C1' cells in the first nucleotide's frame, strides 16, 4: 500500500424497520446509623469522533477524513 471492525455521558455499553438519546457505574444532595460503609430515595452529566450529502426528520443510511484494532502481502 490494501482490506475488516470500533468510535455514544467521566467509565463500561445500549438505541431493534430512520421517528422525544437511554442503562449500569462514578459524581453531587438527602434518608438510615453515634460516626462511617452498605442499602434506598432524588438528582448532575451528551456538538453520538470531525466535515460533507440524502431526507419532513439521521446515533442509525451515503461519502471523505481522524484516532485506535485485527488481518493480508
Nucleotide at each position: 500500500a490494501c482490506g475488516g471492525g470500533u468510535g455514544u455521558a467521566g467509565c463500561u455499553c445500549a438505541a431493534u424497520u430512520g421517528g422525544u438519546a437511554g442503562a449500569g457505574u462514578a459524581g453531587u444532595g438527602g434518608u438510615c446509623u453515634c460516626c462511617a460503609a452498605a442499602a434506598c430515595c432524588a438528582u448532575u452529566g451528551g456538538u453520538u469522533g470531525u466535515g460533507a450529502g440524502u431526507u419532513c426528520g439521521a446515533g442509525u443510511c451515503u461519502u471523505a477524513c481522524c484516532a485506535c484494532c485485527c488481518g493480508u502481502g